[in-house]
The RNA shown here (c-di-GMP-I riboswitch aptamer) has 74 nucleotides and comes from Desulfobacteraceae bacterium UBA5852. Of the family's consensus pairs, 88% are formed in the model.
RNA sequence: GCGCUGAAAAACCAAACCGCCGCGAGGCGGGGACGGAAAGCCACGGGUUUCACUGAGGCGGCCGGGUUGCCAGG
Numbered sequence: 001g002c003g004c005u006g007a008a009a010a011a012c013c014a015a016a017c018c019g020c021c022g023c024g025a026g027g028c029g030g031g032g033a034c035g036g037a038a039a040g041c042c043a044c045g046g047g048u049u050u051c052a053c054u055g056a057g058g059c060g061g062c063c064g065g066g067u068u069g070c071c072a073g074g
Base pairs, nucleotide, nucleotide: 004073005072006071012036013035017030018029019028020027021026034061040067041066042065044064045063046062047059048058049057050056051055
C1' cells in the first nucleotide's frame, strides 16, 4: 500500500420527542439514543412514498450499484 474481518476499545452517525420550514412525502435545528461496520456521499436500477398528479417530488437509516474514508485485529 492492497484486501479481509470486526459492535470488543477509541472515534463517528443518530431513533423517539420538541421547535421551525414545506400542500405533503420530508428537510433544518435542538434533543437523546432505536439502531448502524460506512446509518459518509451519489436518485443509476429496483422498491416504496407524496402532491398543485398526462407530470413533478421524497426516502441513501429499504435493496442493489458507484465512489470516498476512520479505528482495531490477524

The sequence was found by an Rfam model in a public genome assembly. Model confidence (mean pLDDT): 84 of 100. The organism belongs to Desulfobacteraceae, within Bacteria.